[in-house]
RNA sequence: AGAUAACUUCAGGGCAGGGUGAAAAUCCCGAUCGGCGGUACAGUCCGCGAGCGAAAGCACGAACCGGUGUGAUUCCGGUACCGACGGUAAGAGCCUUUGGGCUUAAGUCCGGAUGGAAGAAGACAAGU
Numbered sequence: 001a002g003a004u005a006a007c008u009u010c011a012g013g014g015c016a017g018g019g020u021g022a023a024a025a026u027c028c029c030g031a032u033c034g035g036c037g038g039u040a041c042a043g044u045c046c047g048c049g050a051g052c053g054a055a056a057g058c059a060c061g062a063a064c065c066g067g068u069g070u071g072a073u074u075c076c077g078g079u080a081c082c083g084a085c086g087g088u089a090a091g092a093g094c095c096u097u098u099g100g101g102c103u104u105a106a107g108u109c110c111g112g113a114u115g116g117a118a119g120a121a122g123a124c125a126a127g128u
Stems, first nucleotide, its partner, number of pairs: 001128001007122004017029003031108002033083002035048004043081002051058002063079005085111003091104005
């Protein structure tokens, strides 16, 4: 000085205000949020994590225009768009043996989760 193994720590944010209603942080107006690695600085490019499964494996969203520049779907300006799984109202729809049952509304609420993890950082020893 570099590599490997093991170790330690860390590793996700967010509906103010208003409308309707018996009831909505779920509808409507509006508000607001953006994990990790790569690359000219990225929620929307490439890849990964988060979900389900005993495993093999399955699932996995979204961007354009203009400007600057050697270089940017990443910066600046403008206008858009997206968001795992389970739960949750009235109403509506469907079924019915008329008792009732089923389906349908959340990125932001509740829950799995005091979890896990892409990864980031740190430090010691041994050997080379």